[in-house]
């Protein structure tokens, strides 16, 4: 990278070091020298993992492999549906795509 299958509105620092980006694309909207991004350390969750327990359900743990730690995946992209307005608009609401992570998978 490829498929497949789960989540994605909860949660995480008044720190130290850097020194201009940055939030996937894209369009908006933000964040950001009152120091972002990023490393270190700290936390956080519980997907792999450990324990009970029937290999269930359920419940507990965090040594260890990932992951996360502005803003709901920041918000919209694609189809419908509904209201309003009345051709082109807005708003909500499903659903889908795209992402992102995890276990697997070639």
């Nucleotide at each position: 990278a490829u498929u497949u299958u789960a989540u994605c509105u909860a949660g995480a620092g008044a720190g130290a070091c850097c020194g201009a980006g940055g939030g996937a694309u894209a369009g908006g909207c933000c964040c950001u020298a009152u120091g972002a991004c990023g490393u270190c350390c700290g936390g956080c969750a519980a997907c792999c993992c450990c324990c009970u327990g029937c290999c269930a359900a359920a419940g507990g743990g965090a040594a260890g492999g990932u992951g996360c730690c502005a803003a709901u995946u920041c918000c919209u992209a694609c189809a419908g549906a509904a209201u309003g307005a009345g051709u082109a608009c807005a708003u909500u609401c499903u659903g889908g795509a795209a992402g992102a992570u995890a276990a697997a998978u070639c």

Overview: A computed fold for a 106-nucleotide RNA from Viridibacillus arenosi FSL R5-213, annotated as SAM riboswitch aptamer (S box leader). The same sequence occurs in records of 2 taxa. Rfam family: SAM riboswitch aptamer (S box leader). Rfam links the family to the GO term regulation of gene expression. The sequence is in RNAcentral, with records from Rfam and Ribocentre. Its mean pLDDT, the model's own confidence on a scale to 100, is 82.